[in-house]
RNA sequence: AGGGUAUGAUACCGGCUCAGAACGAACGCUGGCGGCGUGGAUAAGACAUGCAAGUCGCACGAGAAACCGGUCUUCGGAUUGGGAGUAAAGUGGCGAAAGGGUCAGUAAUACAUAGAUAACUUGUCAACUGGCUCGGUAUAACUCGGCGAAAGCCGGGCUAAUUCCGGAUGAGAUGCUCUGACGAAUGUUGGGGCAUGAAAGGCGGGGACCCUUCGGGGCCUGUCACCGGUGGAGAGGUCUAUGUCCUAUCAGCUAGUUGGUGAGGUAACGGCUCACCAAGGCUUACGGGUACGGGGCCUGAGAGGGUGUUCCCGGACACUGGGACUGAGACACAGCCCAGACUCCUACGGGAGGCAGCAGUCGAGAAUCAUUCGCAAUGGGCGCAAGCCUGACGAUGCGACGCCGCGUGUGGGAUGGAGGCCUUCGGGUCGUAAACCACUGUCACGGGGGAAGAACCAUACGGAUAACAAAAUGUCUGUGUCUGACGUUACCCCGAGAGGAAGCCACGGCUAACUCCGUGCCAGCAGCCGCGGUAAUACGGAGGUGGCGAGCGUUGUUCGGAUUUACUGGGCGUAAAGGGUGUGUAGGCGGCUGAACGUGUUCGGUGUGAAAUACCCCGGCUUAACUAGGGAACUGCAUCGAAAACUGUUCGGCUUGAGUGCAGGAGAGGAGAAUGGAAUUUCCGGUGUAGCGGUGAAAUGCGUAGAUAUCGGAAGGAACGCCAGUGGCGAAAGCGGUUCUCUGGCCUGCAACUGACGCUGAGGCACGAAAGCCAAGGUAGCAAACGGGAUUAGAUACCCCGGUAGUCUUGGCCGUAAACGAUGGACACUACGUAGUGGGGACUCUGACGUUCUCACUGCCGGAACUAACGCAUUAAGUGUCCCGCCUGGGGACUACGACCGCAAGGUUAAAACUCAAGGUAAUUGACGGGGGCUCACACAAGCGGUGGAGCAUGUUGCGUAAUCAACGCGAAGAACCUUACCUGGGCUUGACAUGCACGGAUUAGGUGUAUGAAAGUACACUGACGCGCUUGCGUGGAACGUGCACAGGUGUUGCAUGGCUGUCGUCAGCUCGUGCCGUGAGGUGUCGGGUUAAGUCCCUCAACGAGCGAAACCCUUAUCUCUAGUUGCCAGCGAGUAAUGUUGGGGACUCUAGAGAGACUGCCAGUGUUAAACUGGAGGAAGGCGGGGAUGACGUCAAGUCAUCAUGGCCCUUAUGCCCAGGGCUGCAAACGUGCUACAAUGGCCGGUACAAAGGGAAGCAAGACCGCGAGGUGGAGCAAAUCCCAAAAAAGCCGUCCUCAGUUCGGAUUGAAGUCUGCAACUCGACUUCAUGAAGCUGGAAUCGCUAGUAAUCACGGAUCAGCAACGCCGUGGUGAAUGUGUUCCUGAGCCUUGUACACACCGCCCGUCAAGUCACCUGAAUGGAUCGAACCCGAAGCCGCGAAGCUCUCGGGCCAGCGUCGAAGGUCCGGUUCGUAAGGGGGACUAAGUCGGAACAAGGUAGCCGUACGGGA
Repeated sequence: AGGGUAUGAUACCGGCUCAGAACGAACGCUGGCGGCGUGGAUAAGACAUGCAAGUCGCACGAGAAACCGGUCUUCGGAUUGGGAGUAAAGUGGCGAAAGGGUCAGUAAUACAUAGAUAACUUGUCAACUGGCUCGGUAUAACUCGGCGAAAGCCGGGCUAAUUCCGGAUGAGAUGCUCUGACGAAUGUUGGGGCAUGAAAGGCGGGGACCCUUCGGGGCCUGUCACCGGUGGAGAGGUCUAUGUCCUAUCAGCUAGUUGGUGAGGUAACGGCUCACCAAGGCUUACGGGUACGGGGCCUGAGAGGGUGUUCCCGGACACUGGGACUGAGACACAGCCCAGACUCCUACGGGAGGCAGCAGUCGAGAAUCAUUCGCAAUGGGCGCAAGCCUGACGAUGCGACGCCGCGUGUGGGAUGGAGGCCUUCGGGUCGUAAACCACUGUCACGGGGGAAGAACCAUACGGAUAACAAAAUGUCUGUGUCUGACGUUACCCCGAGAGGAAGCCACGGCUAACUCCGUGCCAGCAGCCGCGGUAAUACGGAGGUGGCGAGCGUUGUUCGGAUUUACUGGGCGUAAAGGGUGUGUAGGCGGCUGAACGUGUUCGGUGUGAAAUACCCCGGCUUAACUAGGGAACUGCAUCGAAAACUGUUCGGCUUGAGUGCAGGAGAGGAGAAUGGAAUUUCCGGUGUAGCGGUGAAAUGCGUAGAUAUCGGAAGGAACGCCAGUGGCGAAAGCGGUUCUCUGGCCUGCAACUGACGCUGAGGCACGAAAGCCAAGGUAGCAAACGGGAUUAGAUACCCCGGUAGUCUUGGCCGUAAACGAUGGACACUACGUAGUGGGGACUCUGACGUUCUCACUGCCGGAACUAACGCAUUAAGUGUCCCGCCUGGGGACUACGACCGCAAGGUUAAAACUCAAGGUAAUUGACGGGGGCUCACACAAGCGGUGGAGCAUGUUGCGUAAUCAACGCGAAGAACCUUACCUGGGCUUGACAUGCACGGAUUAGGUGUAUGAAAGUACACUGACGCGCUUGCGUGGAACGUGCACAGGUGUUGCAUGGCUGUCGUCAGCUCGUGCCGUGAGGUGUCGGGUUAAGUCCCUCAACGAGCGAAACCCUUAUCUCUAGUUGCCAGCGAGUAAUGUUGGGGACUCUAGAGAGACUGCCAGUGUUAAACUGGAGGAAGGCGGGGAUGACGUCAAGUCAUCAUGGCCCUUAUGCCCAGGGCUGCAAACGUGCUACAAUGGCCGGUACAAAGGGAAGCAAGACCGCGAGGUGGAGCAAAUCCCAAAAAAGCCGUCCUCAGUUCGGAUUGAAGUCUGCAACUCGACUUCAUGAAGCUGGAAUCGCUAGUAAUCACGGAUCAGCAACGCCGUGGUGAAUGUGUUCCUGAGCCUUGUACACACCGCCCGUCAAGUCACCUGAAUGGAUCGAACCCGAAGCCGCGAAGCUCUCGGGCCAGCGUCGAAGGUCCGGUUCGUAAGGGGGACUAAGUCGGAACAAGGUAGCCGUACGGGA
């Protein structure tokens, strides 16, 4: 500090998400030790049990027992001393208001900061001062009696005090009064007078003196108490200012309310309370929600944001509500009274209780500990003290809850063991890791030693020390003794032994870390993007790696990143966002100048800002966490002083802002009244006749009852042609014939007047198109709805014929629009140029014009600047100032609810749940368009011939089958067996085929035969080679064989893992690169433009200049000629010969063959064109503008095709998915489609005669002549490895002639029967051909559709490959005959370039909208119903304070007490209302959900341009 995510890519607006830190946490896996912290966040739910506040005998009266001892004893006991003036209880005092807990309530009676108290209080404490006198009466305890289950209570009697009561005194105090001084009003502080008003003793010591009831007391002294007072410390009460969450869908609230007078009350001010008077007071009030506040804590660069656990300060509360008492202090956590709920006890009459103290239990919960030890320390209460009490506190325990520290070993150790994993099979890696060797000893374990926390108090013995004396006490001090829960403490030493101690998460990108296996859109993962559909670095496992480490992850929450609420520090033309417009209130802001003040502001001082925390320094625990000390800081508030520029306030002045005045000016500015012509329609009349009208085409409609057309007249309503103009006016909406009346604003000139009077403007008020509403009129045309006609699958539309509201007027509502410049208003400044409208000045000059300057307004272009870009640019979207409005992801939602407005329609204001990871803007490249322009192509048109109908062949689909593979213009250039991959059956298992190893052995290789069998195979018999050594024969070896092991084999799978090859767009003219330039960038330029071409072909221009792959050319073939060559080809001339034939001698002329050349290049001419490229025409030429044909196929597209040509990764089979064999199948047949052949006939068919090719093939071959057969063919075999021989000749169409004469035929040949031929081991399934016989459909083919532009189509035959034969009518070639049409680009299809629009990018076979149907979810409404809470009124009225209080009790005669009554008064009740939460039949829309239905609204001119407001209608 940023990253991911939208898009094909880009920039920007914008959200979502991640990396960081933190936590009183929880959950999962794991878990060695220690230190320091920390731990009920939920149910302020309910609580068993124990403890948490007592203490004082030095305030007081009374006063045991157990037990021990003594005496007596009738052994039953009695008595006495001790226990003991003890325990327990009581009176009295102090404490219990602290400490401890919790956070329910509380938005101010709270808290924080700074102040005030001249409006107050204060027990204990310390200081000072003055006192401490004389009396009295009760009462508990106790005792007696009574009631009650108990808790407890009542009555009689006795008694004490530091209890209570009275008298005295009273400096000072308090009240009244007189008076002085001071002050900020009330007051403060002195002096005088009058009045009021106090006390308590206890415990020690004591020499004289006095009294005595002989106990003691007075007196003196010490100490602790007591009373009055002063000021203090500390504590508290009250008041003021400022600050302190969300909500306006809470805008008005308030009757003790605001103030006054008087009274009461309080410690004290005060409506705190009451009576009377006045009518005020408050304003983010009032209401609602939420919440203890702060120091701090977390985060952040900071500003901020979040938070309030532990610790500290403050508040509130103590089962819920109310209340007072006591007291210095409470309206009181472990006090009292009342009411309520709950729990417990009960004898049913009545009682008891309050863990939000410490532990602990139940409950709810994701979740939070011990019913521990000790008062040793610190602190608190009481006490003179010892001491007692203290769940405060100190400790320990439990929990990895957090922070910090330590350990789980260290060093050496490679042929790199074993094992795991991976592998290209070579190896790599875990990995010096282990083993092994040598060491160490932290922690834990065992044993031993051993600090500090302890200071006191007390006590013993000393010392010092004041008040007549002394003693005692007190105070200070020295020495000794005594006190430790933790504690088996920390720490130290010894012992033993590597021994007891490592996991968790991640590894697609963000984000450090990669492979294998399994799985196969399954199981699963996921923070975001997204992974998974058979090769998953994303799931699960493993190995490896990365990160952290006694922890690691996950979840939740907060801040950060997020400048994504923007104070620091954002925006509003098109991304979300300018109010429809004006006027103006509050408010905010405001010209020049002088003076005063000192509000803001600045500087300095003082006080405060608690401590802790955080920061710095320096210390203590071995270190750290933790902690002690010091410092700085606490950015704040208050107060004092200073300054006076700016701001502000007050008082003056000014004229430039603003306004007024005077003189002119333009205008559809507004309102009312009057008036005009054209046109439409209707009515009347005339002329006139069959149509009119309307459309893409029609129809509905009108018309013989006379329309349309045309002429004349009349009526009525609405709108105002030309002028007319990015012209004018108005705030906007808006305003258009003419005239008149009334009226608003604006501009120019002059510079007379006012003197800042200004700008903006929350609310408010006014205006506000169209549609719509109400009432009354009006209604010509037009025209929602509606009716009809068309269109259509439908057509609730578009088109047509009609037509009502409405449109118009008056009055009143409505208040919205894409109310737009999608741009709020004002002021100032910042380059030009040009045009228009309305004024003014100057000049030339007056005649119009012209030139120039200037003000206001309206446009265009353009620079800087700005902007994401587009663009804007003195009319800013630039640079600044001021004010207002508005925005904060998309959807839900211009919605719901509420409120206000409206007659209604509806408007304004305006959420949430839920859901998504997007949504959007601008620009780019493509693609697309029922967009445009240019241009091509048998694309159409113009033609010729077909297909679609028939029969047959062939292929496909479907059906069927044991099997009928697959592919889809193909493999197939040949399925009877084979092929063959399929099926059935029979067999083989190192295999039909390759390589290697081991063993065997001479039976070997090879050959022959037998049995069985369908064959393959199985079983068996005979014969029998080869190399080398050596040679009778043996040994050995290669190959082979047998056995076994490695392996072979697979037409099994994946063409969506691949190579190679191929198809297609398309022989279309395109596709790119380098450098430069432009752009933030994607990208553009070049490659565009003007011409031209078959062509990105060439030329010209140009921020481009060049280049490459394509096009072209080079290659083959064909058309012409020349040269060379002349056999097997040829034969003109010369000989020879034949019935005839280049047959022969010869020849090279010709044809031809096959080599080498020539030739064609827009080269020449004319015209056009830009002087170019090029085009048009012409000449010459065999051929002319690419001469014809072929080969040749750019970047790429289609996950196109092929794993079955081959190769190949992965997967799969291995006595089978391999191999062999026999038979069968691939040929099956209700049907449909494609491709062909043959036909339907006379341009023909049959027959006879007759003519002319080219290119091929031939040895397991082609085969002549001859003979046989009607024929297919047979016999036979000359010749030929071919310019020689053969196929093979008659090539067929053609030409000549006969017959047929329009018919299912002398057309057509299917089908069927019979007889044959050939090939082959074999023609049944299932071959071809021949002859005879048979003689089907079919008479030119619907919608639709295919090919072809010249030697082409059409038509005719010939050859070849494959091949034993053949399904060939296919395919590839060859020649013969040989047309028609077009010279165009409107349309259909496809393609290229430029441009335009786009919501498409899987790219229009795109995207996408709404209803309906299904499921899920949340929400709104909802008859009703159940809670919660608040408020008003009324009823009842507890406790209690206050007031009254006859009688009664008491009395020290002052009084006190009680019953009773009254005001107020909690809970409760009644009734009404508000707010809020839940349940709910039904209703409503919304969101989401791989493949539902209907349509096709939007995006292209989206096929009727789209959109906004409104109204009506409709499945959508």

Predicted 3D model of a 1516-nucleotide RNA (small-subunit ribosomal RNA) from a metagenome. The coordinates come from a structure-prediction model, not an experiment, and the mean pLDDT is 82. Rfam family: Bacterial small subunit ribosomal RNA. Its family is annotated with structural constituent of ribosome and ribosome in the Gene Ontology.